[in-house]
Context: one part of a larger RNA
RNA sequence: GAUUGAACGCUGGCGGCAGGCCUAACACAUGCAAGUCGAACGGAAACAUGUCUAGCUUGCUAGAUGAUGUCGAGUGGCGGACGGGUGAGUAAUACUUAGGAACAUGCCUUUGGGUGGGGGAUAACUAUUGGAAACGAUAGCUAAUACCGCAUAACGUCUACGGACCAAAGGGGGGAGCUUGCUCCUCCCGUCCAAAGAGUGGCCUAAGCGAGAUUAGCUUGUUGGUGAGGUAAAGGCUCACCAAGGCGACGAUCUCUAGCUGUUCUGAGAGGAAGAUCAGCCACACUGGGACUGAGACACGGCCCAGACUCCUACGGGAGGCAGCAGUGGGGAAUAUUGCACAAUGGAGGAAACUCUGAUGCAGCCAUGCCGCGUGUGUGAAGAAGGCCUUCGGGUUGUAAAGCACUUUCAGUUGUGAGGAAAGCUUGAUGGUUAAUACCCAUCAGGUAUGACGUUAGCAACAGAAGAAGGACCGGCUAACUCCGUGCCAGCAGCCGCGGUAAUACGGAGGGUCCGAGCGUUAAUC
Numbered sequence: 001g002a003u004u005g006a007a008c009g010c011u012g013g014c015g016g017c018a019g020g021c022c023u024a025a026c027a028c029a030u031g032c033a034a035g036u037c038g039a040a041c042g043g044a045a046a047c048a049u050g051u052c053u054a055g056c057u058u059g060c061u062a063g064a065u066g067a068u069g070u071c072g073a074g075u076g077g078c079g080g081a082c083g084g085g086u087g088a089g090u091a092a093u094a095c096u097u098a099g100g101a102a103c104a105u106g107c108c109u110u111u112g113g114g115u116g117g118g119g120g121a122u123a124a125c126u127a128u129u130g131g132a133a134a135c136g137a138u139a140g141c142u143a144a145u146a147c148c149g150c151a152u153a154a155c156g157u158c159u160a161c162g163g164a165c166c167a168a169a170g171g172g173g174g175g176a177g178c179u180u181g182c183u184c185c186u187c188c189c190g191u192c193c194a195a196a197g198a199g200u201g202g203c204c205u206a207a208g209c210g211a212g213a214u215u216a217g218c219u220u221g222u223u224g225g226u227g228a229g230g231u232a233a234a235g236g237c238u239c240a241c242c243a244a245g246g247c248g249a250c251g252a253u254c255u256c257u258a259g260c261u262g263u264u265c266u267g268a269g270a271g272g273a274a275g276a277u278c279a280g281c282c283a284c285a286c287u288g289g290g291a292c293u294g295a296g297a298c299a300c301g302g303c304c305c306a307g308a309c310u311c312c313u314a315c316g317g318g319a320g321g322c323a324g325c326a327g328u329g330g331g332g333a334a335u336a337u338u339g340c341a342c343a344a345u346g347g348a349g350g351a352a353a354c355u356c357u358g359a360u361g362c363a364g365c366c367a368u369g370c371c372g373c374g375u376g377u378g379u380g381a382a383g384a385a386g387g388c389c390u391u392c393g394g395g396u397u398g399u400a401a402a403g404c405a406c407u408u409u410c411a412g413u414u415g416u417g418a419g420g421a422a423a424g425c426u427u428g429a430u431g432g433u434u435a436a437u438a439c440c441c442a443u444c445a446g447g448u449a450u451g452a453c454g455u456u457a458g459c460a461a462c463a464g465a466a467g468a469a470g471g472a473c474c475g476g477c478u479a480a481c482u483c484c485g486u487g488c489c490a491g492c493a494g495c496c497g498c499g500g501u502a503a504u505a506c507g508g509a510g511g512g513u514c515c516g517a518g519c520g521u522u523a524a525u526c
Stems, first nucleotide, its partner, number of pairs: 001526004006522005013373006019366002021331001026329003030326003035078003040075002043071002047069003050065007085284003095208006103201003108197008116150001118148002125140006156165003170189009210256003217247003222244008259281004263274004286307005309320004337363001339362003345359001346357004376406004386397004410467001412462005420453001424448009470515005475496003481510005491498002
């Protein structure tokens, strides 16, 4: 000199963009952060509408009815493995780069086939009942895209090459027919088997990636082989047997420290330091262990066991996990709101409308940083007054002020006002599909219509210099000097050093220098 996730002191007008617990991976009150689908199912607790019945105050009350819109709870499907947080652990099962072969893959795309015919349950519900609660128990009823056989079976699997084996589920729109809940036609969504693709994930190898030798030897599933088991998959991954290997001064083993990278800071570079924000990967989710489900987890807001802690209890027993967003206590030099909205982008579910989304978009707080703007402009010598200095002549503050003439950025008040909006819905046209002018899909046109931010950005008008400057320093390094006070005292100080009666070094004043909504100090890195 540059830099910072900074802090502290003094000061503080506005805006834009960014950033904001680096400490206790300490403990957490409260609210929210993952749901959705009635076009899978039996149904109907609530709300609304319709119909019926009764009472009457003639427009209300009560009851019935799933008939319609819808829908609590329940069965079922998909999603809760993404998104969000943190950096405790990990010096290599991590990360980065370059390769590899023995694998898996829900949703998505493409292709070839199939979707036949049956069965038995169970929740909800009803009844009885246990418990303080959490939560149950028994009996009975019922549905499905829930569950289980049968049939069918190849370009699939196994094979001793004879053969054997393996699946499924329906739902909705429109039309026609009648026996009014069934059949046929058609379209859409789904479902089963197989193949390919895309993307994603698992695995292996090499090199690189901290410190310590005041750590020199380490290792028995250890190193390799055969066979088997196991896995989606190679492999001592596991086991039986056999051999005695494997690593190490090119630093094994042990100990300490640490998430890694793209990048960031500095530097002419080489290098050194760092790994906040943003992005990629990894690991973790009160501590330790375990598996279940599933395409995917050994699962932050799932389950089981053990432990510590907190809470409820009728003492028998139960409940919980903010390293999600806010917020609280605590720790600390130190780090924000218990905000608004799903309008946009993205995600989950759904045919869709839509619902959910503390992801996200915004707003609030903080000079924490960077950038921009302003705090007036011109004129004005009687060089005013006052202050300070003085050799008492004057000098300086100083065109500075006042005065005169102007301007109105920003802030203020009033008004106007884009863009972020494309979708969606509806009407019509054309094309596709079809028996069809239904339905459905695609394209186009008209109409309608959705904004948290928001008192938006921008623009216009109004008023008036009006509301807006400080901080550090002035002995040398280092730009900037005099007076007074003090008298080795009080004090200053980054280094050298100042102060003991003329202190440009302490304290005050005048003047000056450097920066400027900041200026200094401290800490840290180059």

Small-subunit ribosomal RNA, 5' domain from an uncultured eukaryote, 526 nucleotides, folded computationally. Its Rfam family is "Bacterial small subunit ribosomal RNA". The RNAcentral record of the full RNA draws on ENA. Model confidence (mean pLDDT): 87 of 100.